RNA sequence: GGGCGGUUGGCGAAGUGGUUAUCGCGCGACAUUGACAUUGUCGAGGCCACAGGUCCGACUCCUGUACCGCCCA
Numbered sequence: 001g002g003g004c005g006g007u008u009g010g011c012g013a014a015g016u017g018g019u020u021a022u023c024g025c026g027c028g029a030c031a032u033u034g035a036c037a038u039u040g041u042c043g044a045g046g047c048c049a050c051a052g053g054u055c056c057g058a059c060u061c062c063u064g065u066a067c068c069g070c071c072c073a
Stems, first nucleotide, its partner, number of pairs: 001072007010025004018056001027043005049065005
């Protein structure tokens, strides 16, 4: 330099173009306990790497940029 894949809460993942973006772990509160753990309920936390475009409407499609991984040279 070329090709392919990826970037979504603190971490790991899901999400066929259509209601306020979902789940697990973690975090906080409450209940349960003599206490801890477990379990249950509730809650906080992301506008989806960045920018532009297509569309009535974009995390999703297209283009560019940045970063990460694999392969080729």

Transfer RNA from Candidatus Pacebacteria bacterium RIFCSPHIGHO2_01_FULL_46_10, 73 nucleotides, folded computationally. Its Rfam family is "tRNA". It is annotated as a transfer RNA. The sequence is in RNAcentral, with records from ENA. The coordinates come from a structure-prediction model, not an experiment, and the mean pLDDT is 81.